[in-house]
């Protein structure tokens, strides 16, 4: 960084630092000196992993490898249906992203 493939509407501190920003991107709407990114302790979950169990969309453990800890991936971004036929709402599906595992 390419690529396959699974999840993505659950869950997580009133701690230390440290200072002005975050929320991928666009628009919108949010958070933020009542303290943002960021790193450290703290937690969370259960992808790989360990034990079982021998079949299931399993159970169970949390030592380790990541990995998250406002708000559905905050909404929407294309298409396809539906509705009180509408500057609006509501369902499938896609793109796109974000993690892990596996390749190149």
């Nucleotide at each position: 960084c390419u690529c396959u493939u699974a999840u993505c509407c659950a869950g997580a501190g009133c701690g230390g630092a440290g200072g002005a920003g975050g929320g991928a991107c666009a628009g919108c709407c949010c958070c933020g000196a009542u303290g943002a990114a960021u790193c450290c302790c703290g937690g969370c979950a259960a992808c790989c992993g360990g034990u079982u169990c021998g079949u299931a969309u399993g159970a169970u453990c949390a030592c380790g490898g990541u990995g998250c800890c406002a708000a559905u991936u905050g909404c929407u971004g294309c298409g396809g249906g539906g509705g009180c036929c509408u500057u609006c709402c509501c369902c499938c599906g896609g793109g796109a992203g974000a993690u892990g595992a596996g390749a190149g």

Annotation
This is a predicted structure of a 104-nucleotide RNA (SAM riboswitch aptamer (S box leader)) from a Syntrophomonadaceae bacterium. It was read from a public genome assembly, where an Rfam model found it. The source organism's lineage runs through Bacteria, Bacillota, Clostridia, Eubacteriales and Syntrophomonadaceae.